[in-house]
RNA sequence: AUGAACGCUAGCGGCAGGCCUAAUACAUGCAAGUCGAGGGGUAACAGGAAAGCUUGCUUUCGCUGACGACCGGCGCACGGGUGCGUAACGCGUAUGCAACCUACCUAUUACAGAGGGAUAGCCCGGAGAAAUUCGGAUUAAUACCUCAUAGUAUCACAAGACGGCAUCAGAAAGUGAUUAAAGAUUUAUCGGUAAUAGAUGGGCAUGCGUAAGAUUAGCUAGUUGGUAAGGUAAUGGCUUACCAAGGCUACGAUCUUUAGCGGGUCUGAGAGGAUGAUCCGCCACACUGGAACUGAGACACGGUCCAGACUCCUACGGGAGGCAGCAGUAGGGAAUAUUGGUCAAUGGGGGCAACCCUGAACCAGCCAUGCCGCGUGCAGGAAGAAGGCGUUCUGCGUUGUAAACUGCUUUUAUAUCUGAAGAAACCCAUCACGAGUGAUGGCUUGACGGUAGUAUAUGAAUAAGGACCGGCUAACUCCGUGCCAGCAGCCGCGGUAAUACGGAGGGUCCGAGCGUUGUCCGGAAUUAUUGGGUUUAAAGGGUACGUAGGCGGGGCAUUAAGUCAGUGGUGAAAUCCUGCAGCUUAACUGUAGAACUGGCUUUGAUACUGUUGAUCUUGAGUACGGUAGAGGUAGGCGGAAUUUAUGAUGUAGCGGUGAAAUGCAUAGAUAUCAUAAAGAACACCGAUAGCGAAGGCAGCUUGCUGGACCGUAACUGACACUGAUGCACGAAAGCGUGGGUAGCGAACAGGAUUAGAUACCCUGGUAGUCCACGCCGUAAACGAUGAUUACUCGAUGUAUGCGAUAUACUGUAUGCGUCCAAGCGAAAGCGUUAAGUAAUCCACCUGGGGAGUACGAUCGCAAGAUUGAAACUCAAAGGAAUUGACGGGGGUCCGCACAAGCGGUGGAGCAUGUGGUUUAAUUCGAUGAUACGCGAGGAACCUUACCUGGGCUAGAAUGCCUCUGCAUAGAUCAGAAAUGGUCUUUUCCUUCGGGACCGAGUGCAAGGUGCUGCAUGGCCGUCGUCAGCUCGUGCCGUGAGGUGUUGGGUUAAGUCCCGCAACGAGCGCAACCCCUAUCUCUAGUUGCCAGCAUGUAAUGAUGGGGACUCUGGAGAGACUGCCGGUGCAAACCGAGAGGAAGGUGGGGACGACGUCAAGUCAUCAUGGCCCUUACGCCCAGGGCUACACACGUGCUACAAUGGUGCAUACAGAGGGUAGCCAAGCCGCAAGGUGGAGCCAAUCUCAGAAAGUGCAUCUCAGUUCGGAUCGGAGUCUGCAACUCGACUCCGUGAAGUCGGAAUCGCUAGUAAUCGCGUAUCAGCAAUGACGCGGUGAAUACGUUCCCGGACCUUGUACACACCGCC
Repeated sequence: AUGAACGCUAGCGGCAGGCCUAAUACAUGCAAGUCGAGGGGUAACAGGAAAGCUUGCUUUCGCUGACGACCGGCGCACGGGUGCGUAACGCGUAUGCAACCUACCUAUUACAGAGGGAUAGCCCGGAGAAAUUCGGAUUAAUACCUCAUAGUAUCACAAGACGGCAUCAGAAAGUGAUUAAAGAUUUAUCGGUAAUAGAUGGGCAUGCGUAAGAUUAGCUAGUUGGUAAGGUAAUGGCUUACCAAGGCUACGAUCUUUAGCGGGUCUGAGAGGAUGAUCCGCCACACUGGAACUGAGACACGGUCCAGACUCCUACGGGAGGCAGCAGUAGGGAAUAUUGGUCAAUGGGGGCAACCCUGAACCAGCCAUGCCGCGUGCAGGAAGAAGGCGUUCUGCGUUGUAAACUGCUUUUAUAUCUGAAGAAACCCAUCACGAGUGAUGGCUUGACGGUAGUAUAUGAAUAAGGACCGGCUAACUCCGUGCCAGCAGCCGCGGUAAUACGGAGGGUCCGAGCGUUGUCCGGAAUUAUUGGGUUUAAAGGGUACGUAGGCGGGGCAUUAAGUCAGUGGUGAAAUCCUGCAGCUUAACUGUAGAACUGGCUUUGAUACUGUUGAUCUUGAGUACGGUAGAGGUAGGCGGAAUUUAUGAUGUAGCGGUGAAAUGCAUAGAUAUCAUAAAGAACACCGAUAGCGAAGGCAGCUUGCUGGACCGUAACUGACACUGAUGCACGAAAGCGUGGGUAGCGAACAGGAUUAGAUACCCUGGUAGUCCACGCCGUAAACGAUGAUUACUCGAUGUAUGCGAUAUACUGUAUGCGUCCAAGCGAAAGCGUUAAGUAAUCCACCUGGGGAGUACGAUCGCAAGAUUGAAACUCAAAGGAAUUGACGGGGGUCCGCACAAGCGGUGGAGCAUGUGGUUUAAUUCGAUGAUACGCGAGGAACCUUACCUGGGCUAGAAUGCCUCUGCAUAGAUCAGAAAUGGUCUUUUCCUUCGGGACCGAGUGCAAGGUGCUGCAUGGCCGUCGUCAGCUCGUGCCGUGAGGUGUUGGGUUAAGUCCCGCAACGAGCGCAACCCCUAUCUCUAGUUGCCAGCAUGUAAUGAUGGGGACUCUGGAGAGACUGCCGGUGCAAACCGAGAGGAAGGUGGGGACGACGUCAAGUCAUCAUGGCCCUUACGCCCAGGGCUACACACGUGCUACAAUGGUGCAUACAGAGGGUAGCCAAGCCGCAAGGUGGAGCCAAUCUCAGAAAGUGCAUCUCAGUUCGGAUCGGAGUCUGCAACUCGACUCCGUGAAGUCGGAAUCGCUAGUAAUCGCGUAUCAGCAAUGACGCGGUGAAUACGUUCCCGGACCUUGUACACACCGCC
């Protein structure tokens, strides 16, 4: 933007538009008639006259108005419809016709004399169902015919001025022949015939323009032309005969498909693209196909004939029909209207006219289909009402001046009154001019329509919706839902807090409309003329030669085709644009202008391009003289190596691999030597080099031969460049024929490897590789970069020339390379060898896949090659670069990571946790590392969250308010208890206000270990105590980003130093903090006791002392500070010195940015959801302790470095009043009794153990080991049955050092020994957290395993290798 459709909605008017599909089929009505002033006439109607009578009827009369059917004239070829066909002179535009026609109309000239025979109708008769038709009699004309007359008509003969590009044309004149006419009448006229001219309308021809396909490349026999004839209004192969062999085509013939064309319309800045409804012009068509007739005109929409299909009628013999006219029907379809009115106007046909006809036209009806206009009210009005919605929640925000309410207005709607313009004619009368016109006067005519308009009345009264609200894109919240239901134009939303789904409140945009869908243009520079590209994104042909074509050096002349300027005519109207005007405005319409960017004609200009002519030398080529080269081709020759053969020497293996085996070998291999043969390839030189158009080319040499470069400037004189089709060359593999075959070696065989191994490895081995001839014609045929020419800074290497005596050096030319300026590029990069700046020509590209596939065609022996789609499908595919992550990539480094060691686990029994199973319940959570002696630092009841059963419902707890003192306590009954019942008793403090406590009541707040750790806070695990993670400013890059943070060193460390487009800074590292190791000072009780004194059997027991130990407070000390060496420095090294301690002294606390949606809603807190006589609360019992089994963590062992008995030595750190508990006594013992001391450096737990000394056991399932079981007890506790610990006696299981695998530890560490504490009535503790005693071994080293850090590299990964595919 739309001829639209669909959904929701709808007050009015104006102006437009309205079957895009089935050119499908059509019922019914209408759409072309008219003329009596051409004619014969009288079927119907009216009038008149006459007659008859029944006095209101019948009959008669063409007498009049008129008029059915008929003859005749004109019209029916216009108007109206549709777009089937048509790729065409169909259309558009510009021309031509000296090759043509034109009824009606206009002008002019001339003419119209005489006669004749029919026919329709009417009448009679016949056939047929009908349509229709046959026969007979009679009749008219402006119907038809004959004769006369006639010309500027036609024909024949002859002549031919002027003219024309030509065929030709042709004035004036001559002779001969042929062809005309119609009347009507009211006497005004109208009509007729011939001719000329005009006008109008047509016919024909030509230039140019006008869709797609080459997977359509050749087409054509009336075909192309000529002569003659025919035909036509007219030219013409239009037709025919004859003659010739032409004609069209790569500037696309022929064929196929699609299509009416134009003015215009939509879009676009334009160029263009799309389109061809309505209106106008042209064409074509009229059921389908064909044909002619009539006519001025048709090969005829509402005519004829024939054929066909279809429909209808039929008496079955025959007939009728054609809506792509207006309405309308059926059908098709997403979809498109009334079987309306009138000829009033405009126009058309006929007519003298009146008038008749006119579904043309003008109007009305239907439809929001479009455009335009109007309205649905305006002003005031805050208690910011109620209601709704939201909320941080009783406060507020928003709806919102919105409503109510007050005032005002009345378009529109309704009612009533009034009421147009569109109408001027025709006609009649008069007049004028003077021969059909004008003027004046009069009369008549309106479908629309009582419509438009106007006035009055009433009263806000009659009138708002649709879509959207994640971004694009203007507009946000709540509820519901829970990857469901659904949304979606693209991206994408929805898996329990959805601005995206559905609803609501609010908002936004449009508004009698709003959205959706379809289609076209734009944006899209995304087919690029304006205006794109081709190294890597799609895209340079494998390479050259060369045809057509395109394009082309300097000056001079010519011409005027291109080009430029003027001129004439055209480019219909409408449309678009501008001005003015008319409907109240606008849409709409009128009028005037401009424009229509286009063809054509003509005149001029001559710079540029072109044409033509002569000319020039710089482009190009030639000549001459040199140079280099794996350039090509044919022949000859050579040595090394390999294999084979023969001979010799010689003996047991050889060969091969990661390791092997197949294979070869005692029939003598391998190895060594000699000789011979064969084929293929040419070490060193050799290169970062050379040559060639490309493919490609390598021993030496000879013949033939192509090209390049340099120098000279003798010759030609633009001969140049590019190059579709074409033609030639064209690696390897492959094919054909014939040779050849040493080595290598697809296929194949065998051996290995492997889960398999149709592979990689090994042993063999055919085709092939080689030669000749012939095919194939492809490659990552690559510089992924077409050819040619010119121009644009430099540096450096190299090959070959020239200049010069020259190896220096330098200039210059042509090649081959590297690095860079400008510039270019998305970047990487390119950069005189361009991917820079320009020019010419060719080739190619237009999202990915399908697919270089299918079909067709061409080529090929085949393999296959070349050309080369579509359906369908995706929303990407791709390039370059960035940051990460990853790699069975590289470099550097670290860690009990490996290695070196020590001790364990995995096997046994038991303890404990987990899985699984079981169960009424075995509550819940934790699950690789980073769950599993974890939450739990302690489940008999309680805990407890689970199960069973019994109970309560404002509740078991807390706060506030009111009331009571029935509270409390005791006893008793029921019960498992909770709880319930009964009886007795009647509180305390007080400043007298009240308070404490208990109960009751009332309401507000209950309660939940119910769900979601993937809604969260907090806390915490792990990477990891790893050395990293970032920022500001600057600089670099289009940008993501980079730099800093990389590099060279060094460190435990991004620790420090040096360098550097970086300079600084922050969080981390380190240090600051605590414990420990040494010393000093200070202070000494409960600690200590050297010296002095007292006392004891003995003891710091006492006086006293502060020396020592120790305690606890303050300090010192360690910093690579010193020395030597290395180093620029940082730093490192040294059994360095000194020192208690040496390079962070040892240990702890301390954990960057972040990762794992890691863990925890059951510590706690918390959003949302859920339960409320229960998912809340109380009680009893049970369960969390189950047990075929599996796993983790531990304890005790398997023994002699040991067990047992006796004796004996030395800690540290802790705990203690509901507590630790001494001495003494009892018990074999657990323990009991007892009572001293201690709120603790005082008393106590408390005996440390390993160790040491002595004795015994003697290698056994034991004097090892202690499970299990029996018995007897102790203690705690309401209560040890499920289900505690301990003691004693008895019993005496497995187990003799542990498979694959796996864990910890680098020094006071591992190992080993005991002690303490928390929790706790008691304890399942062998656990956890601490304490001290004894006290090792080993580290060559960083290849490997695991984890980590930095740099670098590749990447198709980015939920990031547990990836992708």